[in-house]
Molecule: Bacterial RNase P class A
Organism: Rubrivivax sp.
RNA sequence: GAAGCCGGCCAGGCCGCCGCUGGCGCAAGGUCCCGAAAGGGCGCGCUGGAGGAAGGUCCGGACUGCGCAGGGCGGCGUAGCAGCUAACGGCUGUCCACCGCGAGGUGAGGAUCAGAGCAACAGAGACGAGUCAGGGCGGGGCGCCGGCGCAAGCCGGCAAGCUGUCUUGGGUGAAACGGGCAAUCUCUACGCGCAGCAACACCGAAUAGGCACACGCAGGGCGGCGUUCGCGUCGACCGGAACCCCGGCCCGGGGCGAGUGUGCGGGUAGGUGGCACCGAGCCGGGUGGGUGACCCCCGGCCCAGAGGAAUGGCGGUCACACCGGGCCCGCUUCGGCGGGUUCCGGUGCACAGAAUCCGGCCUAUCGGCCGACUUCACAC
Repeated sequence: GAAGCCGGCCAGGCCGCCGCUGGCGCAAGGUCCCGAAAGGGCGCGCUGGAGGAAGGUCCGGACUGCGCAGGGCGGCGUAGCAGCUAACGGCUGUCCACCGCGAGGUGAGGAUCAGAGCAACAGAGACGAGUCAGGGCGGGGCGCCGGCGCAAGCCGGCAAGCUGUCUUGGGUGAAACGGGCAAUCUCUACGCGCAGCAACACCGAAUAGGCACACGCAGGGCGGCGUUCGCGUCGACCGGAACCCCGGCCCGGGGCGAGUGUGCGGGUAGGUGGCACCGAGCCGGGUGGGUGACCCCCGGCCCAGAGGAAUGGCGGUCACACCGGGCCCGCUUCGGCGGGUUCCGGUGCACAGAAUCCGGCCUAUCGGCCGACUUCACAC
C1' cells in the first nucleotide's frame, strides 16, 4: 500500500424570527369558554421536548385482572459444558463438528440397548426378516430310455416342476444385516396457570329496561235484562290527580276512560387515573473484582410524553460530500489526461416518528470516524 476480518462511535453545529407541546411559577381562593354532569380549556414568564433502530411485535420481564395460582393430565418451548442476568429462545467463556491460507465465521451439538416410524435413485435385495439368481447335498418322483416277462409288473439308468438345507452374489448404494435419521413421533431434563394498558381502578349522563314509593285509573249510586240470589251484563250520569298543549296567570277546554311523578341500583356514551415513574434509571471516575458477559465502590443528575396524537417551518452562517467553472502544477500523440486549490456557483445529508414501561433479537439505514487483528506485495 492492497484486500479482508472483528469491535466501537457519529447521524450535522451555531444564531435570529415564527409556531406546537409537557412541567413549574404568576395571574388566582378570580373571570371567561365547552359540557347536563364528571371533567377539560383559555394569558404571561422560565424550562424540558425522538431513535440507534422509536420499526417488526419474535422472545423475556415489570405491572394489572382472573376467588387461590398449589398438584395432576394435556399442550407449548428450550437442549454440549460452565457462567451472566429480574428473566430470556438473549449475552459471555469454552469443548466438539463444519467452512475459510488466515484474522474469523456457522451450528435445533441430550437420548436410536424403551417403543414406533422413515430411507429417493441405483441395485437381486433397503429396515424385518427375508426376496431373487447361480451352485452343493438331500427329499420326492411327472416322465423318458434299456433289460426281463404273454401280461400285470420287476430291475437298472437319466431325471423336470415342487421342496428342505448350506453356500455364493463381482456390482449398486449414504447405508447390504449391521448400522443411520430424533429438523418424524417418542423418551429424558428444565421452563411456562390464562389474558393483556383496548389490562385494570374510579367518576358517570341521555334513552330504554329493572326495583321501590306516592298519586291517578280503580270507583259511585240509578235504571233495564239475566240469575244458582253470590253476582254478571248493558245504558246514560257523577267522579277523573300529575304531566303536556291552547302566547304569561286564573277559569275553562283538549291529549284522556289512562297513566304520571320522585327516588334507588347496574351497565353504556363520555371523563379521570394507570402514564412519564428515585428507577433491573442516566452520566463520569476507579493501579476495584472477573479471561469475559457482568458485578462492586465513589461523585453528579432527574432526562420527551400526547391521544387524531407535539417534537416543526423560514432565513443566515460554518462544516462535510458531490457536480460545474476559475486558477496553479505535471504529462501530452496538442484532441486532452491526471493531481492540487485558502476562489465562485449549484445540489445533497440516509433509514425512519415515541403511544404503559424495561431487557434482548431481527430487519432498514446516505455518508463518515476510531481501534485490534489477518493475508499478500514492496521498502528499510